[in-house]
RNA sequence: ACUGCAAACCGCUCUGCCGCCUUUUCCUUCGGGAGAGGGAGGAAAGUCCGGACAACACAGAGUACCGCACCACCUAACCGGUGGGGCUUCGGCAACGGCCGGAGUACAGAAAGGGUCACAGAAAACAACCGCCCCGAUUCGUUGGGGUAAGGGUGAAAAUGUGCGGUAAGAGCGCACGGCACGCCGGUGCAAGCCGGUGCGCGGAUAAACCUUGCGGGUUGAAAUGCCAUGUACACCUUGCUCCCCGAUCCGGGCAACCGGACGGGGAAUGCGUGGCUCGCGCAUCAGCCUCCGGGCAGGCAAGGGGGGUAGGCAGCGCAGAGCCUGGCCGCGAGGCACAGGCCCAGAUAAAUGGCAGAGACCCCGCGAUCCCUCCGGGGAACAACGGGUACAGAAUCCGGCUUACAGGUUUGCAGUGUUC
RNA sequence: GCCAGUGUAGCUCAGUGGUAGAGCAGCUGAUUUGUAAUCAGCUGGUCGGGGGUUCGAAUCCCUCCACUGGCU
Repeated sequence: ACUGCAAACCGCUCUGCCGCCUUUUCCUUCGGGAGAGGGAGGAAAGUCCGGACAACACAGAGUACCGCACCACCUAACCGGUGGGGCUUCGGCAACGGCCGGAGUACAGAAAGGGUCACAGAAAACAACCGCCCCGAUUCGUUGGGGUAAGGGUGAAAAUGUGCGGUAAGAGCGCACGGCACGCCGGUGCAAGCCGGUGCGCGGAUAAACCUUGCGGGUUGAAAUGCCAUGUACACCUUGCUCCCCGAUCCGGGCAACCGGACGGGGAAUGCGUGGCUCGCGCAUCAGCCUCCGGGCAGGCAAGGGGGGUAGGCAGCGCAGAGCCUGGCCGCGAGGCACAGGCCCAGAUAAAUGGCAGAGACCCCGCGAUCCCUCCGGGGAACAACGGGUACAGAAUCCGGCUUACAGGUUUGCAGUGUUC
Repeated sequence: GCCAGUGUAGCUCAGUGGUAGAGCAGCUGAUUUGUAAUCAGCUGGUCGGGGGUUCGAAUCCCUCCACUGGCU
């Protein structure tokens, strides 16, 4: 210098003319006009997580259901982020003690339980097909019983690896050095864990299948929710309005015991709130006429259903805030600060932020001329004019993340190649 | 704006860990004077794309794309 990868940042600029939305001030003949200010993004996207906010009881308990899962930290919160640990894999250096660097990692439990493990294979978890060994029979071809997981073969996976001993043959059967799991001790670390020692053991995989353990989550979402206006059918259907106890209060009756009613309290039951279920909590259970005392009729209230009507507006909604910018301090970092200064920064409702012209910046392509190499086919480099291009994409209650899309450019880091010193 | 579902052969759909199937359509042959119907056989698949878990994925998980439906 070039190429590739990763991360961070930027993501067209200026001038003129014509427009669009909005805030505020003034004027107005109330239709509007004038002045000043502001006007898309890093993803505004997907709606994948988490919150704010709102309603339901300022959302309570259990269970079901859903989600998460190494540790610590950050945060309003998170399935997010930062730092660390373990594991897997690749490369390099070493040379069997390993070390360095990169990448990946949904990484609790399979030693709680059962389930599954196709095909192949004897056997897929209480394993004898071949082989090896022992005993018996034998027509010497074999055959019956037993032992054996060292060898073969199958498979994705075959019962702790190597060596020695041991044995009829073998086997963690025993021993040594390893591997893995669990317990204890010491050191270290906040912890996950790591290092060393020691004891005991050898139990296949699968939990992004059931399940277990721990933790978290109440549900619905801005079409939530509140209000105004318009309009319509107090017209219809279904269900419920039940019962008991206590009172030293009040009213009426009675000589009195007491009876009837009101009021207050408590309980049961039913319905609703209550949007999986149960509990808990809250609210409601009113009252008239007739009666053959079984009930019937008419009302009122509550809930639900179906029907009819409206199809507009305001608030929520753009914010003095998990606000923005610059600097400082703390922290390895994500981030934090009761620090300093400055700022107020889109708000539409089918939806504004655009169009035209000129100039510039950057990139690309070919023709052309120039330079270099040449195996004469061609290849490479740079140049300015002409020509072309400047992406992905458009806020809709707001915020923090994640994921995906993106022409081109800048910076940093890593790796490779080439040249020069 | 919010939520739910679907994607498998040309079409309509099965298949919920173990070699991807059915019906219709298409092609070839038989039957017929010929066609239809019928009979026999055959072809046809990135299971929407990508990544992961697993020995093994249409199926389980994540992400993206396309389509459909519901809610005042």
Predicted 3D model of RNase P RNA and transfer RNA as a complex of 493 nucleotides. Rfam match: Bacterial RNase P class A. Its mean pLDDT, the model's own confidence on a scale to 100, is 75.